[in-house]
Context: one part of a larger RNA
RNA sequence: UGACGGGGGCCCGCACAAGCGGUGGAGCAUGUGGUUUAAUUCGAUGCAACGCGCAGAACCUUACCUGGGCUUGAACUGUAGAGGACCGUCCGAGAGAUCGGAUUUCUCCUUCGGGAGCCUUUAUAGAGGUGCUGCAUGGCUGUCGUCAGCUCGUGUCGUGAGAUGUUGGGUUAAGUCCCGCAACGAGCGCAACCCUUGUCCUUAGUUGCCAGCACGUAAUGGUGGGAACUCUAAGGAGACUGCCGGUGACAAACCGGAGGAAGGUGGGGACGACGUCAAGUCAUCAUGGCCCUUACGACCAGGGCUACACACGUGUUACAAUGGGACCUACAAAGAGCAGCGAAGUCGCGAGGCGGAGCGAAUCUCAAAAAAGGUUUCUCAGUUCGGAUUGCAGUCUGCAACUCGACUGCAUGAAGGUGGAAUCGCUAGUAAUCGCGGAUCAGAACGCCGCGGUGAAUACGUUCCCGGGCCUUGUACA
Repeated sequence: UGACGGGGGCCCGCACAAGCGGUGGAGCAUGUGGUUUAAUUCGAUGCAACGCGCAGAACCUUACCUGGGCUUGAACUGUAGAGGACCGUCCGAGAGAUCGGAUUUCUCCUUCGGGAGCCUUUAUAGAGGUGCUGCAUGGCUGUCGUCAGCUCGUGUCGUGAGAUGUUGGGUUAAGUCCCGCAACGAGCGCAACCCUUGUCCUUAGUUGCCAGCACGUAAUGGUGGGAACUCUAAGGAGACUGCCGGUGACAAACCGGAGGAAGGUGGGGACGACGUCAAGUCAUCAUGGCCCUUACGACCAGGGCUACACACGUGUUACAAUGGGACCUACAAAGAGCAGCGAAGUCGCGAGGCGGAGCGAAUCUCAAAAAAGGUUUCUCAGUUCGGAUUGCAGUCUGCAACUCGACUGCAUGAAGGUGGAAUCGCUAGUAAUCGCGGAUCAGAACGCCGCGGUGAAUACGUUCCCGGGCCUUGUACA
C1' cells in the first nucleotide's frame, strides 16, 4: 500500500421487510448429469454452465459410428511429360460413391515448327485436418457493475515503500455540486450530445383522412370534391430548479407551490472507466507451436446426435364455477410477402384441396385479434375439470416422414383436488393475464426476439440475510 475480520461508523440496491404471482408435488416439452450404445460428435459447469453455442439434427446439416470405395485427392496455386477440345446424351453393373461401354462435337492465334485456353492422366512442389494446446495468442464475449470509481502532471511532505490531491463539513442517482484545506490543475469514467416515446407549431396531402357541400348504394370515403381532423415524416418549439415561498452556511442543494402535455435524470433504449476471474471461445474467423499425410485428409449409403432403472435446471398445460361448453357482438399494435403473401368463390366435419383476383405493397394479402361484453347450459363430481397415453382413418411439406416431422377427425380418457424442506421474479402501464407478428425455415416452437389489449397490491422501515461504495481500526496474511 492492499486484502481480510462472526471490528466500528455512514450510505445504497426487489438485499430484507410490506405485497402479488410462481418454482419445488403431477403430465408433457426442452437442456444437462448419469447410464447405455458400434456411435449416442464437440464445447459450456457456483453466482456468470444446464429452452446455452443450435435464428430451427428425417437425408443434407454432421464434426460421431458401421460398411463400400479414393490417394496431388472434394476445393487452391504452380512446374514437367503424355493424351484429348470442353460440355452434353444414352446403355449396363451397383445401396450409392463409382466403374465399364456407346455416341455427338472438334475452340482461338499461327512465322505451319508450334502456342493459348479447357479437360483427362503421370510425376513433383505442395494441399487438407471441426486433430491437441483458450495455461502460447489476436479478435470477440461474460462478470463484478451503469457500481462510482480509476489515474496522471507539477508542487509539497517522507531516508524510503509511499502520502497529499481523491481526506474533512454539507449535498447528489453520481469523485454530482458547494464550502474548507499544501495543494493547483488535468485525463478515463458520471452527466449531456444519439435513437424512441409523451404536447404543440410549420411544411406536405397519396395508397392514408372525411368536418362541411353534392351524388349514389341493401351497405361501405363508394364517387365528385375538400385540406379541417386523424395519420404519415421532415423541420422546429418545449423543461432550465427558469419562477414563487420555506429550510440551509449568504453556498451547493432539499421541501412545498404555480404555470404546464410533461418537473426536478419526464419514461424506455443505445452507451460498460482502470481492472478482476491464466473466466469463455483454437468448433465463427485468424494464428504460434505440436501432431496426421493410401489418413486424424476427402467421397458415398445406412445408422447415430431423438437411446432410458434414474437425478437436476428451464418452461408449458392443469388441478376448475373470477370456471368449462354453445351461440351472438365489439376494440389493437407491430411486422412479413415474388421460387412469395395468396382474396372472392367452391368441395371437405376438419387438417386441407380446387381456384386464381390483387399485390414488390399506407393501395393487395397473411388477418380471425384474444381475453372482454350479451344470452344460455353445466352444479362441485376425478366431473361437460384435466388432457397425457394408445388404436384406427387422414392432410401437408419433402427424392424420402420406419428408426425420427407437424397437423386433422373419431375413439380412448392417465396423473393431477394448489404442491415438504427450500427457492425465484416483480415498485407502474410494472406484476399478473390475453392474444398477434417475426427471424431461422421445404417441413418442423411450449424456445427466442418483438407488438399491442386488460391491468393490480404493497413499500412502516434499514434491526437482520445477500451484494456493493466511502472513512476508520486490528492483523503473526501478500